[in-house]
């Protein structure tokens, strides 16, 4: 310089055919216990790295830009 992969809640990750975001852990609130954990209910928390585009409709399709990996010169 050139190819390919990945960037979704505070952490891991899923969401593969476009129809409008979800799991597990964590956090908080509630029951129960003398009280802690354990359990069982609930709740809060994402403008999906950034812009743009295309479609009634984008995490998703397409430019491009940042970041982070692995490969080739």
């Nucleotide at each position: 310089g050139g190819a390919c992969c990945c960037g979704u809640g505070g952490c891991u990750c899923a969401g593969u055919u476009g129809g409008u975001a979800g799991a597990g852990c964590g956090u908080c609130u509630c029951a129960u216990u003398u009280a802690c954990a354990c359990u069982g209910a609930g709740a809060a928390g994402g403008u999906c790295a950034a812009a743009g585009g295309u479609u009634c409709g984008a995490a998703u399709c397409c430019u491009u830009u940042c970041g982070g990996g692995u490969c080739c010169a």
Description
The RNA shown here (transfer RNA) has 73 nucleotides and comes from a Candidatus Levyibacteriota bacterium. Rfam family: tRNA. The family's RNA type in Rfam is transfer RNA. Gene Ontology term of the family: triplet codon-amino acid adaptor activity. Its mean pLDDT, the model's own confidence on a scale to 100, is 80. The sequence is in RNAcentral, with records from ENA.